[in-house]
Parts: sequence; structure tokens; C1' cells
RNA sequence: CGAGUAAGCCAGACAGCCGCGUGGGGCAACUCACGAGGAAAGUCCGAGCUCCAUAGGGCAAGGAUAGCGGGUAACGCCCGCCGAAGGCGACUUCAGGACCAGUGCAACAGAGAUAUACCGCCCCGCCGCCUUCCGCCGAAUGGCGGGAGACGGCGAGGUAAGGGUGGAAAGGCGAGGUAAGAGCUCACCGGCUGCCGGGAGACCGGCAGGCCCUGUAAACUCUAUCCGGAGCAACACCGACACGGGGGUUAAGUCUGCCCGGCGUCCCCGGACGGGUGGCUUGAGCCGCGGAGCAAUCCGCGGCCUAGAUAGAUGGCUGUCAAAUACAGAACUCGGCUUACAGACUUGCUCGCAAA
RNA sequence: GCUGGUGUAGCUCAAUUGGCAGAGCAGCUGAUUUGUAAUCAGCAGGUUGCUGGUUCGAUUCCGGUCACCAGCUCCA
Repeated sequence: CGAGUAAGCCAGACAGCCGCGUGGGGCAACUCACGAGGAAAGUCCGAGCUCCAUAGGGCAAGGAUAGCGGGUAACGCCCGCCGAAGGCGACUUCAGGACCAGUGCAACAGAGAUAUACCGCCCCGCCGCCUUCCGCCGAAUGGCGGGAGACGGCGAGGUAAGGGUGGAAAGGCGAGGUAAGAGCUCACCGGCUGCCGGGAGACCGGCAGGCCCUGUAAACUCUAUCCGGAGCAACACCGACACGGGGGUUAAGUCUGCCCGGCGUCCCCGGACGGGUGGCUUGAGCCGCGGAGCAAUCCGCGGCCUAGAUAGAUGGCUGUCAAAUACAGAACUCGGCUUACAGACUUGCUCGCAAA
Repeated sequence: GCUGGUGUAGCUCAAUUGGCAGAGCAGCUGAUUUGUAAUCAGCAGGUUGCUGGUUCGAUUCCGGUCACCAGCUCCA
């Protein structure tokens, strides 16, 4: 310098004028302070808070999570490590328990889909034909009988090495062995079981014995752990209005189901309002420094108060900075995840080339 | 704001232990008719909203994303 990889950070700044919302001051005119985000988004997880008929006991069902250790209020989040896969590497990805508990599925193709003999290879028996050898008969071509070999057919077996089908054909590869073959035997690799050693653990290493053990659990299921439901349009209070009216269900309703126990509501029709106040922003809060820890994070000290609307404020113009442009607009509040994003900036590391 | 649901041909809908995506109407061509409609015969039409994953194989199972639809108060 080029290519890449990981992490962090910003999301225009300043000045002037006009405007909007909330709060404070002032009799008033007016004035002062503050005023969107890293995702405010999707609503996918975890909580706070509030209510429900207290969620009490038992059985089931349903849902979620899934290597190990740690962090956290909690989590499906984060950090570190292990294993597998990818990459030359920095590094990245993983819904990473269990198909020797049971059940299901594996279409089509293929002989055979969890077991298989279609082609092929090999051994044996019988038959046909040919060649050759021996014996006998015959003057001779030749005939008869026996043995061996090659080929073809039939029958009975052996074989999973080779062919073909498939995503998958019951270890891979090489040598020995065999009639041909085969973990049948052996070396290496793979996987399983047992023992020993290391580690907090996932796991790693070594030795020995076997080669029984197809895939699929984002199929049912099993194992371990966890889970009451609803949501700020929750909920509380004030005011007005309406018919506090009618009907349905009674061993009914609510609650995921059933039983025990407990409660008095639930649905439909009809009618009415589209009000106010609280909940509402001081909170697992933010910033700085120091310490513990590899890190996530935690501890101590000091400082700060930073939107709270309810038709819904946070905007517009001008000037300077090269330019001012992305995704996008709070609605009870936090911790995460995911998704969207113009343009920049910083740092660590890797690979390649060149020079010293 | 919160909660629930849906997406398959131009329209309305099917498709289950995951195994060739189909029906009705509409469209096109031909026949029938003097002509049209109806009728008959045939044909075409699909990124199963999009995107990634699991699996040999996905409309179906799982994640992400986009669009659309419905509900919410009081008498109580």
C1' cells in the first nucleotide's frame, strides 16, 4: 500500500430571527428553564406496576428452554470455555440433551430400505455338443465304451468384493487369506464398551476388548428445569347521562381440563358517553474517578435531574463550516433480542506484495 | 397503544400422519346457431406474500420480515 476480519463511536455543530409543548415566576404585558431515538420500530423474550374470583391441594394437558461454568432482579440475554462445521489466517456459524424406552415416516427409482441375491463371481450334480487321450471292433471314412478339458442349458448352494438405483445399501482403505468372497485375520483411520490419568465441568489423553449399533425428535415421544391469567384502552377517584331495563344458561358460569375446596358472576339484546384528575416519570437511572475480575459484571466515592402530550409539542428561515442527505417520531416504565439505516471516524488483529 | 387472526390461478375457496398444488366462476380456441346467449369439447393460467433454515423432499414444520382484517368504554 492492497485485501480482509473484529470491536467501538457519531447520527450535524455554532450564531441570529420566528413558532410550538410542559413547568416555574409575575396582577398583567411578559420572562426563565427544559424539550425524541439508536433503533422511540417489530411486539419476539424477561421483569416492574395494576387488577382478577389468592393463582390453596392433587392428577393430567399445554407452552418454553436444552454442551459446561459464570454474570444478572430475571431471561430464550450477555461473558468465558468445550465440541462440531467453514476459512491459508485473523475469525465466523451452530434450534449443540436422547432414535441400543416405545411408536411413526423414508414418496419415486431400485432385485432389495433395515433388510436384500437382479446382473456378475465361485463350487457341486445332470444333460447336450466339440476337442483330445486310452482300450476294443472294422479293410477304411468310422462305430462303441471310459477319462480329461472348453462351451452352452437346467438344478441345488456359497458370496455383499464389482455393476446398477437412491439422500441413505450394515464400517473406510490396503495387505494376507479363500473355490470365490467376507473384520475371516492384521496395520492405519472411524465408531462402541470398559479401565486408568488430567480438568470445577463440558471434555481431553492413554491402554485393552469387540465391529452388535441407517436417517429423521424445527415427527409423536422420553429426560431435566421453569411457567396462574390479563394488560396503563390495566386500574383508582370525581362529574354527567341512560331503563342500575329485558332475555339466556342452573349442577350453569369464570378459571386450559377434571376432582376437592373457594367465588357470584358470565353472555346476548337494548340504551348512554366520547368528560376531568391520578396512574406519569427519581429510576434494577445517568456521568466521572478508583478498585476486584480474562470478561460479562460487581463494589466504593463524588456529581447531576434530563419530554410527559391526550387531536397529540419537539418545527421553519438565514449565515459559516466541502456537503447537511440515511433509517426513522416518545404515549406506563425498564433489561435484552431482532429488523431498518445515507455518510463518516477510531482502534486491535490477519493475509499478500514491496522496502529497510 | 394493546390483543387476536389471515395471506394459494384474475375472483371465491380446497389440499394432514411432509411425497406429482386442485375445484367452481372468469379468460382463450373450436363445435353448435342466420347471429348472440346457453350448451358441448379442449387449452392456458402458480415465485403457495417475501426471505432464510430443518429434511432426501416444505403450501404443510421453525425463525425473520411485509401487507391486510377484526376486537377494546359505560349502564355492569
Predicted 3D model of RNase P RNA and transfer RNA as a complex of 432 nucleotides.